[in-house]
Context: one part of a larger RNA
RNA sequence: UUUAUAGUUAGACGGAAAGACCCCGUGAACCUUUACUACAUUUUUAUAUUGUUAUUUUAUUUUAUAUGUGUAGUAUAAGUGGUAAUCUUUAAAGCCUUUACGCUAGUAAAUUGCUUAGAUAAUAAAUGAAAUACCACUCUUAUAAAAGUAAAUAACUAAUAUUUUUUAUAUAAUAAUAUAUAGUAUAUAAUUGGUAGUUUGACUGGGGCGGUCACCUCCUAAAGAGUAACGGAGGUGUACAAAGGUAAGUUCAAAAUGAUUUUUAAAACAUUUGUAGAAUAUAAUGGUAAAACUUGCUUGACUGUAAGAUAGACAUAUCAAACAGGGACGAAAGUCGGUCAUAGUGAUCCGAUAAAUUUUUGUGGAAAAUUUAUCGCUUAACGGAUAAAAGGUACUCCGGGGAUAACAGGCUCAUGAUUCCUAAGAGCUCAUAUCGACGGAAUCGUUUGGCACCUCGAUGUCGACUCAUCAUAUCCUGGAGCUGAAGAAGGUUCCAAGGGUUUGGCUGUUCGCCAAUUAAAAUGGUACGUGAGUUGGGUUUAGAACGUCGUGAGACAGUUUGGUCCCUAUCUGCUAUAAAAU
Numbered sequence: 001u002u003u004a005u006a007g008u009u010a011g012a013c014g015g016a017a018a019g020a021c022c023c024c025g026u027g028a029a030c031c032u033u034u035a036c037u038a039c040a041u042u043u044u045u046a047u048a049u050u051g052u053u054a055u056u057u058u059a060u061u062u063u064a065u066a067u068g069u070g071u072a073g074u075a076u077a078a079g080u081g082g083u084a085a086u087c088u089u090u091a092a093a094g095c096c097u098u099u100a101c102g103c104u105a106g107u108a109a110a111u112u113g114c115u116u117a118g119a120u121a122a123u124a125a126a127u128g129a130a131a132u133a134c135c136a137c138u139c140u141u142a143u144a145a146a147a148g149u150a151a152a153u154a155a156c157u158a159a160u161a162u163u164u165u166u167u168a169u170a171u172a173a174u175a176a177u178a179u180a181u182a183g184u185a186u187a188u189a190a191u192u193g194g195u196a197g198u199u200u201g202a203c204u205g206g207g208g209c210g211g212u213c214a215c216c217u218c219c220u221a222a223a224g225a226g227u228a229a230c231g232g233a234g235g236u237g238u239a240c241a242a243a244g245g246u247a248a249g250u251u252c253a254a255a256a257u258g259a260u261u262u263u264u265a266a267a268a269c270a271u272u273u274g275u276a277g278a279a280u281a282u283a284a285u286g287g288u289a290a291a292a293c294u295u296g297c298u299u300g301a302c303u304g305u306a307a308g309a310u311a312g313a314c315a316u317a318u319c320a321a322a323c324a325g326g327g328a329c330g331a332a333a334g335u336c337g338g339u340c341a342u343a344g345u346g347a348u349c350c351g352a353u354a355a356a357u358u359u360u361u362g363u364g365g366a367a368a369a370u371u372u373a374u375c376g377c378u379u380a381a382c383g384g385a386u387a388a389a390a391g392g393u394a395c396u397c398c399g400g401g402g403a404u405a406a407c408a409g410g411c412u413c414a415u416g417a418u419u420c421c422u423a424a425g426a427g428c429u430c431a432u433a434u435c436g437a438c439g440g441a442a443u444c445g446u447u448u449g450g451c452a453c454c455u456c457g458a459u460g461u462c463g464a465c466u467c468a469u470c471a472u473a474u475c476c477u478g479g480a481g482c483u484g485a486a487g488a489a490g491g492u493u494c495c496a497a498g499g500g501u502u503u504g505g506c507u508g509u510u511c512g513c514c515a516a517u518u519a520a521a522a523u524g525g526u527a528c529g530u531g532a533g534u535u536g537g538g539u540u541u542a543g544a545a546c547g548u549c550g551u552g553a554g555a556c557a558g559u560u561u562g563g564u565c566c567c568u569a570u571c572u573g574c575u576a577u578a579a580a581a582u
Stems, first nucleotide, its partner, number of pairs: 001580008010572003014567002022401004027397002029393004035198005042190002045187005051156007060147007068139001069105001078138005085120003093115003097110005160178004165173002201213003210230001214236006237382001238281001239339002244298007252277001254273005260267002279288002282344001284342003302325004308319004314383001327336003350376007358369002408455001409453001410451003414448001416444006425435002462537001463535003467529001468526005475500003478495006502516005543561004547556003
């Protein structure tokens, strides 16, 4: 060196299982509820099945009799109309008595009695309206009678229900009880996680929490347009009948000077300077000496059209000469289809209102539709999935993703560790024995991070055990320099990795604290070395409990207890043995 055998598991990102963690899917399933929408259940009311009698109350109608008071006014005027008379020995009017009503003023009626011929209107005044003088038709309120509806109560039994007995059985018969109830059906209104079907947005330097989602202005934006980020700043969801149109006129802010007034760091006035330092409803930008300010007259904040352009994937948005009509202002030329410009917004469907010489199902109408105008959405997740929608899953499942997180690796090195430069200062004096501020320059890849590049058809995660191997920025042992090195013991720096670098108590701990030693009890790398070598105490499934949070299902880098660790070694590597050759 080759071959073979026996071992060992460091590697073959070893085998097994299309990762269970994480994210995604307009995926699924269960569970919850004050998510949405239904359904069952339960309840209310009405009708039917459903009948008889009586009493009470009663809507309504008819008849009769009464009844009617603002103020003013003889006075208790219900309304409207007609009309100039009406009643009276068949007792008008008054007095005594009684009754009813009542706003306490009176009105109406009855009767034994007394007196015995007139009383009431029209007319005058007053009143919106004139006589209960008379007639007709009505209204309010009350009483009586009749008709009649409904309700309540009581009683009944033949529907109905329950039970008993007879019979082989029964929906038959008998008897009893309940009772026009109950039950059932239909309709109606409520209740309702009991059950069901579903929903529960996206962006996002992983996801969640937070924030945002449409429109306008500026910067980023790289001198045409356009241009991203959870980049940097702000604003909008209107306002105005003048803050619109037109014609004419005026010049602002600020300062200086002057004189006046006790608003005295002010106000108004006069003069001068005054390119805008003002104003322009409002954010910003751009603009403007007229697009600002004042006054007069007004409604073009018009109707019907629109060539041609600009922006845009489209949908749409913006600008716009010109024509016709009938107008406003202006002497006229002319200007005017809202506002100095750019925000002040919402498609389609559905519905509503108005108009129309459109259609209208055999015909005529109607309903309905159509057309024009207008209205109803924080449809704000603002190109708007529905008229209508929240959560839990550690009991979980499926499809995918290294398009995307947790471990490890990689890049980076802010943070961290280490070294150096400078040297203010401390060190009695003296920067550099020793320490060293403010600053500066590097190295490393052991911390915490950033990024998301391999791996989600799987790269097993903390600690302990075992076995290690490497670096040196050296803890001990060795050799040197300096010393604020007398000696001893030290401090600091340089060289040096040969060897070494403890045992216990507590805790799952690494770490840490404590105890006793030691020459010393070094710092790190090796997938925070090592689970196809061991363990499984912790973390990180399913059981259970506490505290807290939540209406709840459940949740918690909160706690507690319990909890399956598979692999017979093909190759490489390594160890041992044997044989052969050199």